[in-house]
RNA sequence: GCACCAGUAGCUCAGUUGGAUAGAGCAGCCGCCUCCUAAGCGGCAGGUCGGGGAUUCGAAUUCCUUCUGGUGUG
Numbered sequence: 001g002c003a004c005c006a007g008u009a010g011c012u013c014a015g016u017u018g019g020a021u022a023g024a025g026c027a028g029c030c031g032c033c034u035c036c037u038a039a040g041c042g043g044c045a046g047g048u049c050g051g052g053g054a055u056u057c058g059a060a061u062u063c064c065u066u067c068u069g070g071u072g073u074g
Stems, first nucleotide, its partner, number of pairs: 001073007010026004019057001028044005050066005
C1' cells in the first nucleotide's frame, strides 16, 4: 500500500431479505421478600446504532467517504 472483519446502553453482545416505539444479560437506582446480608422477584433509568454524506415514503440494516481497532498479504 492492498484485501477482509469489527465498531449498537458503563461492560459483553443480539438485531443481517430496509418497515414501528432499538433489545437482552451483567452493572447502576428504587421497591418486595429476609432479623440482617446474599440469593430470588418486580420496576426504573440509560444508546438515536464510530463520524459525515447519499438513496428511499421509510436506513442500525443499502451505497460513498472518513476515523479507530484487528487479521491476512506484498
A computed fold for a 74-nucleotide RNA from an Oscillospiraceae bacterium, annotated as transfer RNA. Rfam family: tRNA. Rfam's curators write: Transfer RNA (tRNA) molecules are approximately 80 nucleotides in length.